[in-house]
Background: The prediction has a mean pLDDT of 76. This is a predicted structure of a 388-nucleotide RNA (Bacterial RNase P class A) from a Desulfosarcinaceae bacterium. It is recorded under the gene name rnpB. It matches the Rfam family "Bacterial RNase P class A". From the family's description: Ribonuclease P (RNase P) is a ubiquitous endoribonuclease, found in archaea, bacteria and eukarya as well as chloroplasts and mitochondria. By type it is a ribozyme. The model forms 94% of the base pairs in the Rfam consensus.
């Protein structure tokens, strides 16, 4: 000095002036409201995307099973988790490190383009090897006699070529007509047996058994465990104005209309009008709401994730949606200039001036997590050139 990797923090201070908004006390006023003065809290590391777990709520729900769905190596940690530690295997990197949809293919079904002979209790294109065979080829005058090549049938073979992402372990002796775990020996690899370590995944390390089984389950399916549904617009409680339901009680009706009765009163259902009360739901309002699986600091315990004990602290709570403008000082970063020092040079540490920039984002019930946007700095660790 270039290049990479993992990890913690931190999101400009301070002041002033003039605003939003939540609370508290105090002033006049009529009890509130509204209004004044004064103190005081006032966004983030993701508030975001709403992707998982919850906690709170209302609905459903005897148990138990089907069917949907997640989840998938151990162990631990949490309230939970598809989250997080620490490992184990695997796999990427020269390494710091980094990733993993990492149960089961020896239960079953099913899938595999192109190549290819053949894609799975396979297969015989081309080579090998056996047998037959005379119409085939040689030999020698129609026939005879022979099958080394070379034709042809049937048949064996999985060593050799080829084909494909993938072809039924590799090497070598043996064995065979040619071959083949067909038999041995090493060597991998699978199962099962036994000893050692480890909570465990799993490692080591001995023996047996030709056992050699393809792939694919981000294809159905199998095996383990987990899962009611809706989300604060849950919800709970006050409660107008209009409208309309219900009840009592007063009143009108040349009484629409009916019933008792020939008819008339009269009564009774009913029509209408006021007045009273009751009940529902709306508009608005209040709780729900922020003291919490709660920050800070320090101490023990644990590899760590986390977990406990002291001690102090209270830190948004709006709803057409508050959390912001201007200024002025200093602090960060970039350009240029420029002055001492360093160096032969390029260059540069360090002070000054001047210009110029400061990201992604805005709480809406809370928490735990994961993702994803983003700006400079800074620490650990690889690596690779240089100098001493």
């Nucleotide at each position: 000095g270039g290049a990479g990797u993992a990890g913690a923090a931190c999101a400009g201070a301070c002041g002033a002036u003039c605003g939003c908004u939540g609370g508290g006390u105090c002033c006049a006023u009529u009890u509130a409201a509204a209004g004044g003065a004064u103190c005081u809290g006032g966004a983030g590391g993701a508030a975001a995307g709403u992707c998982c777990g919850a906690a709170c709520a209302c609905c459903a729900c005897a148990g138990g099973g089907c069917a949907g769905g997640g989840u998938g190596c151990u162990c631990c940690a949490u309230a939970a988790c598809g989250u997080g530690g620490a490992g184990u295997c695997g796999u990427g990197g020269c390494g710091a490190c980094g990733c993993g949809a990492a149960g089961g293919a020896a239960a079953g079904u099913g899938c595999a383009a192109c190549a290819g002979a053949g894609a799975g209790u396979a297969g015989a294109c081309c080579g090998c090897c056996g047998u037959u065979g005379a119409u085939a080829c040689g030999c020698a005058a129609u026939u005879g006699c022979g099958u080394c090549a070379a034709c042809a049938a049937c048949g064996g073979u999985a060593a050799g070529g080829g084909u494909g992402a993938a072809a039924c372990g590799g090497u070598g002796c043996g064995g065979u007509a040619a071959g083949a775990g067909c038999g041995c020996a090493c060597c991998a690899g699978u199962u099962c047996u036994c000893c050692g370590g480890g909570u465990g995944a799993c490692c080591g390390g001995a023996g047996a058994a030709g056992c050699u089984u393809g792939g694919u389950a981000a294809a159905c399916c199998c095996c383990a465990c987990c899962c009611g549904g809706u989300g604060c617009a849950a919800g709970a409680c006050c409660a107008a104005a209009u409208a309309g339901g219900g009840a009592a009680g007063c009143g009108u009706u040349g009484u629409a209309g009916g019933g008792c009765g020939g008819c008339c009163c009269g009564u009774c259902c009913g029509a209408u009008g006021c007045u009273u009360c009751c009940g529902g739901g709306u508009a608005g309002g209040u709780c729900g709401c922020u003291a919490g699986a709660g920050g800070u600091a320090u101490c023990g315990g644990g590899c760590a994730a986390c977990c406990g004990g002291u001690a102090u602290c209270c830190c948004a709570g709006a709803u057409g949606a508050a959390u912001g403008a201007u200024c002025g000082u200093c602090g960060c970063c970039c350009g240029c200039u420029u002055a001492c020092g360093g160096g032969u040079a390029a260059c540069u540490u360090u002070g000054a001036g001047c210009g110029g920039g400061a990201a992604c984002a805005g709480a809406a019930u809370u928490c735990g997590g994961c993702u994803u946007a983003c700006g400079g700095g800074c620490u650990g660790c690889u690596c690779c050139g240089g100098c001493c």